Context: one part of a larger RNA
RNA sequence: GUCUGCGAGUUAGUGUUUGUAGCAAGCUUAAGCCCUUCUGGGGUGCAGGCGUAGCGAAAGCGAGUCCGAAUAGGGCGAUAUAGUUGCAGGUGCUAGACCCGAAGCGGAGGUGACCUACCUAUGGCCAGGUUGAAGCGUCGGUAAUACGACGUGGAGGACCGAACCGAUGUGUGUUGAAAAACGCUCGGAUGAGCUGUGGGUAGGAGUGAAAGGCUAAUCAAACCCCGUGAUAGCUGGUUCUCCUCGAAAUGUAUUUAGGUACAGCGUCAUAUGCUGACCAAGGGGGGUAGAGCACUGAAUGAACUAGGGCCCAUACCCGGGUACCGACUUCAAUCAAACUCCGAAUACCCUUGGGUGAAGUAUGGCAGUGAGAAUAUGGGGGAUAAACUUCAUACUCGAAAGGGAAACAGCCCAGAUCAGCAGCUAAGGUGCCAAAAUAACGCUAAGUGGAAAGGAGGUGGGAUUACUUAGACAGUGAGGAUGUUGGCUUAGAAGCAGCCACCAUUUAAAAAGUGCGUAAUAGCUUACUCAUCGAGUGAUCCUGCGCCUAAAAUGAUUGGCGAUAAGCGUUAUACCGAAGCUCUGGAUGCAUACAUUAAAUUGUAUGUGUGGUAGAGGAGCGUUCUCAGAGCCUUGAAGCCGGAUGGUGAUUGAAGGUGGAGUUCUGAGAAGUGAGAAUGCAGAC
Numbered sequence: 001g002u003c004u005g006c007g008a009g010u011u012a013g014u015g016u017u018u019g020u021a022g023c024a025a026g027c028u029u030a031a032g033c034c035c036u037u038c039u040g041g042g043g044u045g046c047a048g049g050c051g052u053a054g055c056g057a058a059a060g061c062g063a064g065u066c067c068g069a070a071u072a073g074g075g076c077g078a079u080a081u082a083g084u085u086g087c088a089g090g091u092g093c094u095a096g097a098c099c100c101g102a103a104g105c106g107g108a109g110g111u112g113a114c115c116u117a118c119c120u121a122u123g124g125c126c127a128g129g130u131u132g133a134a135g136c137g138u139c140g141g142u143a144a145u146a147c148g149a150c151g152u153g154g155a156g157g158a159c160c161g162a163a164c165c166g167a168u169g170u171g172u173g174u175u176g177a178a179a180a181a182c183g184c185u186c187g188g189a190u191g192a193g194c195u196g197u198g199g200g201u202a203g204g205a206g207u208g209a210a211a212g213g214c215u216a217a218u219c220a221a222a223c224c225c226c227g228u229g230a231u232a233g234c235u236g237g238u239u240c241u242c243c244u245c246g247a248a249a250u251g252u253a254u255u256u257a258g259g260u261a262c263a264g265c266g267u268c269a270u271a272u273g274c275u276g277a278c279c280a281a282g283g284g285g286g287g288u289a290g291a292g293c294a295c296u297g298a299a300u301g302a303a304c305u306a307g308g309g310c311c312c313a314u315a316c317c318c319g320g321g322u323a324c325c326g327a328c329u330u331c332a333a334u335c336a337a338a339c340u341c342c343g344a345a346u347a348c349c350c351u352u353g354g355g356u357g358a359a360g361u362a363u364g365g366c367a368g369u370g371a372g373a374a375u376a377u378g379g380g381g382g383a384u385a386a387a388c389u390u391c392a393u394a395c396u397c398g399a400a401a402g403g404g405a406a407a408c409a410g411c412c413c414a415g416a417u418c419a420g421c422a423g424c425u426a427a428g429g430u431g432c433c434a435a436a437a438u439a440a441c442g443c444u445a446a447g448u449g450g451a452a453a454g455g456a457g458g459u460g461g462g463a464u465u466a467c468u469u470a471g472a473c474a475g476u477g478a479g480g481a482u483g484u485u486g487g488c489u490u491a492g493a494a495g496c497a498g499c500c501a502c503c504a505u506u507u508a509a510a511a512a513g514u515g516c517g518u519a520a521u522a523g524c525u526u527a528c529u530c531a532u533c534g535a536g537u538g539a540u541c542c543u544g545c546g547c548c549u550a551a552a553a554u555g556a557u558u559g560g561c562g563a564u565a566a567g568c569g570u571u572a573u574a575c576c577g578a579a580g581c582u583c584u585g586g587a588u589g590c591a592u593a594c595a596u597u598a599a600a601u602u603g604u605a606u607g608u609g610u611g612g613u614a615g616a617g618g619a620g621c622g623u624u625c626u627c628a629g630a631g632c633c634u635u636g637a638a639g640c641c642g643g644a645u646g647g648u649g650a651u652u653g654a655a656g657g658u659g660g661a662g663u664u665c666u667g668a669g670a671a672g673u674g675a676g677a678a679u680g681c682a683g684a685c
Stems, first nucleotide, its partner, number of pairs: 001685006011095013026050003032044005054061002064076004098237002101234001105227003109224003117201009126191001128160003131156001135152006164188003169184004203219001205215003240620006250263005264369002266366007274357001278354007290342001291340002296336003300332004307325002309322004372397002375394007402413003417586004422582003428576003431561003437573007454548002458545010475532005481505003486500003511526001515524002587610009621674001623671010639658003646651001
C1' cells in the first nucleotide's frame, strides 16, 4: 500500500415542542399488596403530581389583589377556561453524552541504585624508562653557626610512555556492523587513580568537584497501577437513496477577536388574507454631486490710499521727495472634508391606485452563519502603490455547471428536471488549425495592430490667416553703390572688439550693415532689387492612423500558422455559436378545476416550478432480531457464482451452475442498522 472484518448522535432521568391515542373540569397513579400461563401480564393502591384563580415578601384577601391616607393613580390578574396521562418524533439540560486524540494534575498505592550518582565494607591492578626533594655522611669553611662541594638517599595530585581509564580534532557511518560505533589523532596513567564483590540512599525524594547532570536507551520531577472515558472554545473522522426549499461570512456585547449570546438572513408548522417587492401619481424634508465667493478661511495681480521705512529740510510747529513696504476699500481672476448666496439626479418617508407573489406579517419548533473574495462605482488610510487596507452601493463567486475571454473561482453571455443524430439566438465570432462571410467607403506601411511620459517637415481630414498672373515661394543670372575708413575709443577699429548716433545721396534696389573672415584692410555672404521661370507658396490651430522612445538572462510567440488584410474605422446583409429559448416525449413539486374514492385516494386538464454548500423539511431502500399470519424446501433451504427483468434511486433478482438443511414473504415491533477516508483498529498478502 491493497484486501477482509471491526469502527462514531446512544441510553437513563427531567424540561419543552410537534404528531397521535385515552379521558376531560378534570387527568394520572408511585411504592407496597393480591392473582397469574411468572425476564412478562392483570388487578388493587387516590399518598402524591399537574390543571381548575389570582395578587402580595408575608399575615392575608379574593375576580380581584398589591403599593397607598385614598373611593386617586399605577403594577400583576379576571373579563376571553383545556387540561392531563401514555406512545412516537424534534430539541434543551444533567450524566463520558457522536467517536478518536493531549501536554498534564492527584494517590499515607506500588516497583526500581544489575544502568548511572554518591557513600560504605572488603579485595585487586598500575610494563618500562627519566628526574633526583628532605635527611644523612665525608671534605672545605666559620669563633661557633651559617654556607659550599662531593657522595649517599629515593620524595613527588613530578616527567616520558604501555596495560587500564578517558574522549581533543577529524574522516567514515547516518533505512549504520552499532538506538553513540569504527579508523587516525589526542588527555591521565602513584593518584582527588582505576577496578571486582557485598551493602546503603528514591520520586518533590535521592545523589550531584553543579551540566538541571544522573536515578535501567525515560528526567525542570522515573516507571507501573488507580482517580480516568481528566479536560480539549482545538485538529481529524462521522457509514444507504430520492424529492422540496435554501443561507451566512453583518450589527451589538464579550479577559472578546479562529469561541459565544441576542438580533439579522434559512427552513418547517399554525394563523392571517392583500397587507409584500415593484410600478404609477401626488405630497414631503434635505444640503451631497455640481457650482459659487454672500459668510469663514486660503491665495494672485492691479488701482487707490491710512500707516510705516528711507532721503532732503528743520530750534520747534509745519513741510518736500520717493523705481521702498503697505492695512482698508475697489477692480480682475481663483481655491476649500471640517466655507455656502445657491443646488440637482438618486435615495428616503408618507398618501392613493395597481400589484396572488416559492410575496408579506405574526406566533411557535429546528438550524447553520457571525474568517469572506474579486469586479464596477462613491469615499477614508497608503504614494490618486499593492491580488493592500477600511466603509458604502451593485453584481458575480462563495453554494453555479454551460458558451466566450488561448489556458483563467469573482470579467462578458447565460442560470443545467430527464431524453432527442430537431430548430432559433446571446456574448463572442465567420483565411486554416476550428463551426460560420460577403459587399461598399475610408485609414494604416509601422507586422502598427501586439507598452508610457516626452520628441519629430511620417501621412489622411478639417479650420484660420499671410503672400500670389500688378508674377508669389524655391532655384538660377545680375546688382548689392555714394558722402564714408560715420563719430568716439584704440597700437589699429575701415559695416562686423566696445561706446554713441543711425543721417543724407544716387537709385530698380542696396543696413551708419545678417553671418563668416583680417593685426587692421582685403575677401565671401545675407537683407534689399531686377531679370529668368510660371502657379501656387508660407504660418498657426483642431483631429484620425502611424514613427522614435523600446536592454535580460533555457526557444520565441496577436492562442498557433500565417496574413497588407485575415489590421483599424464606418455601413449593410447573411451565417456560426450555449445545458439560454423553441419543438417532441417522459418524471416530479405546488396551485386550481373536473371526475373518482372509505380517504387531498387516484386520474385527467390547465398554470407555474424542479443548479445548489451549511442547513431545515418530506418520502423511501436495505441489514439483524421479536410477534402474528401466509408459505417454500432432499423432485434440493440458506450461502456462493451468475445478472435476464423491474424501479428516478437506495435496490429488485428469472434461467443456469454450485451447495447440502433450513428459510422466505406480508403486517406490526425493537435496534450493537448501511463504511473510503479518522498519520483509524486487528488480521492476511

Predicted 3D model of a 685-nucleotide part of an RNA (large-subunit ribosomal RNA, domain II) from a marine sediment metagenome. The coordinates come from a structure-prediction model, not an experiment, and the mean pLDDT is 85. Its Rfam family is "Bacterial large subunit ribosomal RNA". Gene Ontology terms of the family: structural constituent of ribosome and ribosome.